The prediction has a mean pLDDT of 78. This is a predicted structure of a 161-nucleotide RNA (glmS glucosamine-6-phosphate activated ribozyme aptamer) from Veillonella sp. AS16. The sequence is in RNAcentral, with records from ENA. It matches the Rfam family "glmS glucosamine-6-phosphate activated ribozyme aptamer". From the family's description: This entry contains a glucosamine-6-phosphate activated ribozyme that is found in the mRNA for GlmS. GlmS is an enzyme that uses fructose-6-phosphate and glutamine to generate glucosamine-6-phosphate. The ribozyme catalyses self cleavage of the glmS mRNA that is thought to regulate GlmS activity.

Order: sequence, then structure tokens, then C1' cells
RNA sequence: UAAAGGCGAAUAGCGCAGGUACCCGGCGAAGGCAGUCGUCAGGGUCGACGAGGUGAAGGGUUAUCGAAUCAUCAGCGGAUGCUCUUCCGGCCUCUCAGGUCGUAACAAGUAAAGCAAAGCCAAUCGGUGACGAUUGAACAAAGGUUACUUGAAAGAGAUGU
Repeated sequence: UAAAGGCGAAUAGCGCAGGUACCCGGCGAAGGCAGUCGUCAGGGUCGACGAGGUGAAGGGUUAUCGAAUCAUCAGCGGAUGCUCUUCCGGCCUCUCAGGUCGUAACAAGUAAAGCAAAGCCAAUCGGUGACGAUUGAACAAAGGUUACUUGAAAGAGAUGU
């Protein structure tokens, strides 16, 4: 240095968990059994599925998009969203000012191509159980990309023709 194998990481739909829900257990009640009901700060399980997303600092704010059998409920913390101010940077021929955006560095509209995981189903494994893990097949929207159309103010100065 290269190859193979093992372990860890690959960082924000992310993390948490005294409500609620569910399971096991304890206790109590009635009951023929099965099981049911109540109760317990006893022990547990679930509690956001991916796509997309950060120029710097500060303020504000229940932070985009779709998928799902919709508890993905209520809540706490965080956060790349949006917005305001300043700075830096790109574009608008150059400078000022202004506008707009964030290094893939204008906006709006139309069209096209292309892109997911979970759920579900099947198989296997772990757990008394709620439930969890692995493998396989399917299906989005936004953003972005490409093409086209429209718009991209008013103003001062400079240079060139």
C1' cells in the first nucleotide's frame, strides 16, 4: 500500500418517557370453570414511516413534504423550516443604492423524467406476553433536475459602442 474479515460510526421525523393505551405480576371482589372487574410511584411494551433540508451571528415562531391499518394521542427537550436585523457571498454589464437568492447562490406558472421507508403480506428468530429484530416484493409528495412561457421596479454615477 492492497485485498478479505470483525467491530464502531455514518449526526435532527431526531431523542426522552411518573399522563393515556397495552402486557406481565401482586392484592381485592363476585364467579362452577374459562375468564371478568377494580386497584398498585411492582416490572415492562408502544409512543414519527421515510423523502427533503444548515453561508455567519442574534431575535421571533406549535418548522417542509407525502406514506400508513391513523395513539404518528397528550407532553418535554432539540432541530437544517419560515420570518426580522446585521455581516459575508452569488446573480441582476461595472460602482452606489435597491432587488433576489445561499455556493447546485432569481421568482411564478405549465409539462416531462426520475426517487422512499414503514405499514401490509410471506419466511425466520427473540420474548410468558404486550411487542421487537432480520430478509424479500410494491407504492408517494414536496424540493431538486430538464424543457417552455412570463416577470425580474424606479434612480444616481462610471466605462465602452